This is a predicted structure of a 382-nucleotide RNA (Bacterial RNase P class A) from Kineococcus vitellinus. It matches the Rfam family "Bacterial RNase P class A". By type it is a ribozyme. The sequence was found by an Rfam model in a public genome assembly. The source organism's lineage runs through Bacteria, Bacillati, Actinomycetota, Kineosporiales and Kineococcus. Its mean pLDDT, the model's own confidence on a scale to 100, is 78.
RNA sequence: CGAGUCGGCCGGGCGGCCGCGUCGGCCGGGCCUGCUCGCAGGGCCGGCCGCCGAGGAAAGUCCGGACUCCACAGGGCAGGGUGGUGGGUAACGCCCACCCGGGGUGACCCGCGGGACAGUGCCACAGAGAGAAGACCGCCUCCCCGAGCGAUCGGGGCGGCAAGGGUGAAACGGUGGUGCAAGAGACCACCAGCGCACCGGGUGACCGGUGCGGCUCGGCAAACCCCACCCGGAGCAAGACCAGACAGGCAGCGUUCGAGGGCGGCCCGCCCGAGCUGCCGGGUAGGUCGCUGGAGGCGUGCGGCAACGCACGUCCUAGAGGGAUGGUCGCCGCCGCUCCCCGGAGCGGGCACAGGAUCCGGCUUACAGGCCGGCUCGUCCA
Numbered sequence: 001c002g003a004g005u006c007g008g009c010c011g012g013g014c015g016g017c018c019g020c021g022u023c024g025g026c027c028g029g030g031c032c033u034g035c036u037c038g039c040a041g042g043g044c045c046g047g048c049c050g051c052c053g054a055g056g057a058a059a060g061u062c063c064g065g066a067c068u069c070c071a072c073a074g075g076g077c078a079g080g081g082u083g084g085u086g087g088g089u090a091a092c093g094c095c096c097a098c099c100c101g102g103g104g105u106g107a108c109c110c111g112c113g114g115g116a117c118a119g120u121g122c123c124a125c126a127g128a129g130a131g132a133a134g135a136c137c138g139c140c141u142c143c144c145c146g147a148g149c150g151a152u153c154g155g156g157g158c159g160g161c162a163a164g165g166g167u168g169a170a171a172c173g174g175u176g177g178u179g180c181a182a183g184a185g186a187c188c189a190c191c192a193g194c195g196c197a198c199c200g201g202g203u204g205a206c207c208g209g210u211g212c213g214g215c216u217c218g219g220c221a222a223a224c225c226c227c228a229c230c231c232g233g234a235g236c237a238a239g240a241c242c243a244g245a246c247a248g249g250c251a252g253c254g255u256u257c258g259a260g261g262g263c264g265g266c267c268c269g270c271c272c273g274a275g276c277u278g279c280c281g282g283g284u285a286g287g288u289c290g291c292u293g294g295a296g297g298c299g300u301g302c303g304g305c306a307a308c309g310c311a312c313g314u315c316c317u318a319g320a321g322g323g324a325u326g327g328u329c330g331c332c333g334c335c336g337c338u339c340c341c342c343g344g345a346g347c348g349g350g351c352a353c354a355g356g357a358u359c360c361g362g363c364u365u366a367c368a369g370g371c372c373g374g375c376u377c378g379u380c381c382a
């Protein structure tokens, strides 16, 4: 310099004017309450001033928790989720490190990564046969017929054979030899794979080695299933309080021969139990709390490979409820276009994705443009 790979970060800046929301302060107006009767308190409206005022994803609502309510008498069945190992965490389907398999020259990337010897099932098309398989082409002994002097050739038959061909994603180990009529782990050597035993290393997944065995029965569990572990339900419209409005009627079932409800699927069991259900009619749709200070951000030090943890210091940074954070102008930055005197000028309705609603940890998805760093490969120079 070129090509690549991984990670972190920013995501327009400054100023003027106008505007919006919460909170605080001051002034003015009118309202309510109290009494010692001209003061105090409360909230409402208007004006002025001040502080603060969206994001890296606030998004999708896909996981996990905090919090709140229901239940707390459990047991069984069913159901859902997760799935190499070790750690991190409040928890997770997240993160870190490692193992195994695959890809890449490499940095590095990918894996929905338990079990196929518990059982059942499936394996399209093609193919003779799709798993204790299979004679379609083929190879071979023997027998019969025919041709030929003969070697041999052609046809047929009883059988043998998984070596060769062919089909397929996949056809019951590979190479070489022995053997045989032809063949075959039938036998032998080496190799691959599986299982068992032992030794060594590692917390572990696993790795390395030695010996033995039968020779060797593929794939799918995101098919049922088996194994291990985890899981009660609903969600801030949770839930609590205050104020206010209203009108009941009819029908059915039921009050120990117990309707209905709770233990949010079902059964057993337990508990509450006098109301429950349907139709018609009527009323309300206001306020306050929950509410934002938290598994919080930043910095330093220590422990750890890391995720992360601990200690100290420091900071406070939205809380609406028809739902605020916007508009405009100037300068600068970046981008595009045009012009020329070639580094300046002009123009732009160019500057992304997108916006809180109980909060937090993740994942995923969207994103104009830009910055920084680690590492790898190639080439050249010193």
Stems, first nucleotide, its partner, number of pairs: 001378010012332007020053002023050007031042005055353001059364002062362005067235004074268004079231005084098005099113001100111004114226002119224002121220003136165002138161003142157006173191006192216001194213008239289004248280006260272004296315008333351002335348006